Source information: The RNA shown here (Bacterial RNase P class A) has 392 nucleotides and comes from Prauserella flavalba. It matches the Rfam family "Bacterial RNase P class A". About the family: Ribonuclease P (RNase P) is a ubiquitous endoribonuclease, found in archaea, bacteria and eukarya as well as chloroplasts and mitochondria. By type it is a ribozyme. The coordinates come from a structure-prediction model, not an experiment, and the mean pLDDT is 77. The sequence was found by an Rfam model in a public genome assembly. Taxonomically the source falls in Prauserella (Bacteria, Bacillati, Actinomycetota, Actinomycetes).

RNA sequence: CGAGUUGGCAGGGCGGCCGCGACCUCGGUGCCCGCGAGGGCGCCGGGCCGAGGAAAGUCCGGACUCCGUAGGGCAGGGUGGUUGCUAACGGCAACCCGGGGUGACCCGCGGGACAGUGCCACAGAAAACAGACCGCCCCGCGGCAACGCGGGGUAAGGGUGAAACGGUGGUGUAAGAGACCACCAGCGUCCCGGGUGACCGGGACGGCUCGGUAAACCCCACCCGGAGCAAGGCCAAGAGGGAGCUCACGCUCCUGCGCAGGCGUUCGAGGGUAGCCCGCCCGAUGCCUGCGGGUAGGCCGCUGGAGCCUGCCGGCAACGGCAGGCCGAGAUGGAUGGCCGCCGCCCGCGUUCGCGCGGGAACAGAAUCCGGCUUACAUGCCAACUCGUCCA
Repeated sequence: CGAGUUGGCAGGGCGGCCGCGACCUCGGUGCCCGCGAGGGCGCCGGGCCGAGGAAAGUCCGGACUCCGUAGGGCAGGGUGGUUGCUAACGGCAACCCGGGGUGACCCGCGGGACAGUGCCACAGAAAACAGACCGCCCCGCGGCAACGCGGGGUAAGGGUGAAACGGUGGUGUAAGAGACCACCAGCGUCCCGGGUGACCGGGACGGCUCGGUAAACCCCACCCGGAGCAAGGCCAAGAGGGAGCUCACGCUCCUGCGCAGGCGUUCGAGGGUAGCCCGCCCGAUGCCUGCGGGUAGGCCGCUGGAGCCUGCCGGCAACGGCAGGCCGAGAUGGAUGGCCGCCGCCCGCGUUCGCGCGGGAACAGAAUCCGGCUUACAUGCCAACUCGUCCA
């Protein structure tokens, strides 16, 4: 200098004018309630805060809320190397094994094929205890010969294929063959060493060696209540009825949907427990069905958190501990917009090299909250590592 790998950051800045939403009664002011203390509502001004790194997807896990005596079994679903982290996870970190790459690194639906079932097209003799197409050898017959026919042996050579029942070399044989031998790979048993472990290294012995596929069904191990902020809670309103007061109008308080039908009352209708079963629980003017009526308003939930930042310690790391500091939208037909100026970035043209003119600027908007994963992203910057070339 070039090429690459991994990780991180930004994705406009400053100022002015006008306009939005929350909070603070900090100042002023108006109205209402109250004996008063004080409180409520509104207006004007002021202060302060106001969309993301993915707010997206809704794919996982939770917090929180409600239901369920919340138990057991079956079915169903999820995960799948080991050890750690975490509230938890299908997440994260480190490592192991396998594969790719010169390498930095990247990838993995990573337990089981000796529980069982299925599949491996076409080609090929044959695709799992399979097999003889071409071959090789022996015997018999025919033939001058090449060779042909029949019988037997063979799986080392060739062919087909993604894959053909270990590989190389030799002994041996009629020809061959783990038939036997040496070395190697694999498998099994035992032992030694390292490691928390998955595993790694080494040694001895041995039959010689019995395919692949589970991201096919399946088996094994572990895990799993349901619903969801439109969760849930409070207030108000309410047709009808009852009571009190009033000459009446009307006011106050209480209750509170109305009608019809069916079943049932402890020998239990119906309901709950995700689907089924068992068990358990609720249940009596109770439950179910049909038709009709009222309300759809306001407040809470609503943002102080498994929170963030800094430093130190422990740990390879993920992360944890200690100390100090900070408080970053809470809307509800749903808030942050418009205009102007300067600077910065990118592109094009021109240039007297000082600059001038013009254009452009990614993905994209909270709605209960948090931890992850996945997807989208113009442009620019930083760091570490790997390989190649050159120079000293």